[in-house]
Molecule: transfer RNA
Organism: Candidatus Omnitrophota bacterium
């Protein structure tokens, strides 16, 4: 220098062909318990790496940039 992949909640990851984002774990509250743990119920938490474009509508399509990984030179 060239090519490919990844970037979504605190963490690990979903979200098949574009229709306004979900699970597990973790956290908080309550129940249970002498207390803790376990168990059960409920709740909060994400302008989807950044900036643009296309579209009535973008996590999803296109472009640029950034970070990480792999391969080639």
């Nucleotide at each position: 220098g060239g090519g490919c992949c990844u970037u979504u909640a605190g963490c690990u990851c979903a979200u098949c062909u574009g229709g306004u984002a979900g699970a597990g774990c973790a956290a908080g509250u309550g129940a249970c318990u002498c207390u803790u743990a376990a168990u059960c119920a409920c709740u909060g938490g994400g302008u989807g790496g950044c900036a643009g474009g296309u579209u009535c509508g973008a996590g999803u399509c296109c472009u640029g940039c950034a970070a990480g990984g792999c391969c080639c030179a």